[in-house]
RNA sequence: GGUAUAGCUCAGUGGUAGAGCACUUGCUUAGCAUACAUGAGGCUCUAGGUUCAAUCCCUAGUAUC
Numbered sequence: 001g002g003u004a005u006a007g008c009u010c011a012g013u014g015g016u017a018g019a020g021c022a023c024u025u026g027c028u029u030a031g032c033a034u035a036c037a038u039g040a041g042g043c044u045c046u047a048g049g050u051u052c053a054a055u056c057c058c059u060a061g062u063a064u065c
Stems, first nucleotide, its partner, number of pairs: 001065004007021004015052001023039001025037002045061005
C1' cells in the first nucleotide's frame, strides 16, 4: 500500500444489496444427468465519527496478501 459483501468466486451504489456456481422443492426420466421453474440463504470484518440517512465517506483496530 491492496483486500474483507450469501456455503464458494465476485459485483455494487450516500436512500434498508445482486450475479454465477452450489443447495431446497417441483417438473422432466424406468432411474441418473441435463434443461426449465421455484425457494431459502448476507443487519456487507470489528468499534467509533460525519450525515436526515453509511455496505459506500473519515478514524482506529483485527485478519490476510
This is a predicted structure of a 65-nucleotide RNA (transfer RNA) from Ictidomys tridecemlineatus. Its mean pLDDT, the model's own confidence on a scale to 100, is 82.